RNA sequence: GGAUUUCGACCAGGAGAGAGCUUCGCGAGAAGCCGCCGAAGGCGCAGGGCCGCAAGGCUCGAACGCUCAGGCAAAAGGACUGGUCGGCGCCC
Numbered sequence: 001g002g003a004u005u006u007c008g009a010c011c012a013g014g015a016g017a018g019a020g021c022u023u024c025g026c027g028a029g030a031a032g033c034c035g036c037c038g039a040a041g042g043c044g045c046a047g048g049g050c051c052g053c054a055a056g057g058c059u060c061g062a063a064c065g066c067u068c069a070g071g072c073a074a075a076a077g078g079a080c081u082g083g084u085c086g087g088c089g090c091c092c
Base pairs, nucleotide, nucleotide: 001091002090006087007086008085009084010083011082012081013080018034020033021032022031023030024029035072036071037070041068042066043065044064047060048059049058050057051056
């Protein structure tokens, strides 16, 4: 200097589902009950990689499933996407 795996910060975008009922509270909210959502996280499988003759072992593991957690007006959060910057690696 370049490209970009990965990690982090900042900026922008970012879905879904009851402004449910009862009680407490000045309110923000909290507890209980019923009904829901999936795109924090978590768990599970599908599937992949490596070793092995095989059995099997190790490892990665989804936007698929489960809804533990979280969420169901706004706010906050939010997988993921784009941009900027920085770190560990890679190439020159």